[in-house]
Source information: The RNA shown here (transfer RNA) has 73 nucleotides and comes from Candidatus Tantalella remota. Taxonomically the source falls in Candidatus Tantalella (Bacteria, Pseudomonadati, Candidatus Omnitrophota). Its mean pLDDT, the model's own confidence on a scale to 100, is 81. Its Rfam family is "tRNA". The family's RNA type in Rfam is transfer RNA.
RNA sequence: GCCUGCGUAGCUCAGUUGGUAGAGCAAAGCAUUCGUAAUGCUUAGGUCACAGGUUCGACUCCUGUCGCAGGCU
Repeated sequence: GCCUGCGUAGCUCAGUUGGUAGAGCAAAGCAUUCGUAAUGCUUAGGUCACAGGUUCGACUCCUGUCGCAGGCU
């Protein structure tokens, strides 16, 4: 230098004919308990890496940039 994959909640990850963004764990509150743990219920938490484009509508399609991993030279 070229190619491929990945980037989504605090963490690990889902999310396909493009149509309101989800789970588990973690966190907070309540219940339960003499108290803690465990358990149950509820709640909060997101610029979907960044910028632009296509579209009525983009995490999803296109282009560029950045970061990480791998491969080729």